[in-house]
RNA sequence: AGUUCAUCUAGACCGGCUGAGGGAAAGGCCCUUAGAAGCCGGGGCAACCACCCAAUGUUCCCGUGGAACCAAUUGGAACGGUGCCAACUCCUGCGGAGUCGGGCCAACGCUCGAAUCCGGUAGAUGGACG
Numbered sequence: 001a002g003u004u005c006a007u008c009u010a011g012a013c014c015g016g017c018u019g020a021g022g023g024a025a026a027g028g029c030c031c032u033u034a035g036a037a038g039c040c041g042g043g044g045c046a047a048c049c050a051c052c053c054a055a056u057g058u059u060c061c062c063g064u065g066g067a068a069c070c071a072a073u074u075g076g077a078a079c080g081g082u083g084c085c086a087a088c089u090c091c092u093g094c095g096g097a098g099u100c101g102g103g104c105c106a107a108c109g110c111u112c113g114a115a116u117c118c119g120g121u122a123g124a125u126g127g128a129c130g
Stems, first nucleotide, its partner, number of pairs: 002129007013042005021031003026092003043085003048081002052076004057069005089122001094119004099114006
C1' cells in the first nucleotide's frame, strides 16, 4: 500500500511569517487580500488506543450483606499515542420507499418538480492484521 472492525447532525482558538488559494474527487454551493493553503509559537476539543478509578457489571462467599476483578457492558478521570479546532462527512451523484405540488388521461395510470426517510458508493479518524 492493502484487508478488516467501529464511529462520523456534538465540540474546539489567539498570535507571528508568507502571499492566493481552499473546502478529497465530479456537479453545486460556500470560505478567503477584513488574508486562503502552508510553516512556527502557544491554547483548546474529543475519548479510538494505552493508563487509572469504579458499578447499576462479572465472579465467589454468604444471606437482606461482604469480598475480589476490569475480559465484556456502562460511568468517571485523563499527564501519554493519535486525531481534530467554518458550514451535518457543507449538499448531491447510485438504488429503493412513502409524502406534497403541477401537467396529461374516461379510467387504470404516465410524467415533471420538491422535500423526507432507508440502504449503498466514496471519503475522514481510530484500532487490529499486514
Predicted 3D model of a 130-nucleotide RNA (SAM riboswitch aptamer (S box leader)) from a Gammaproteobacteria bacterium. The organism belongs to Gammaproteobacteria, within Bacteria. The prediction has a mean pLDDT of 82.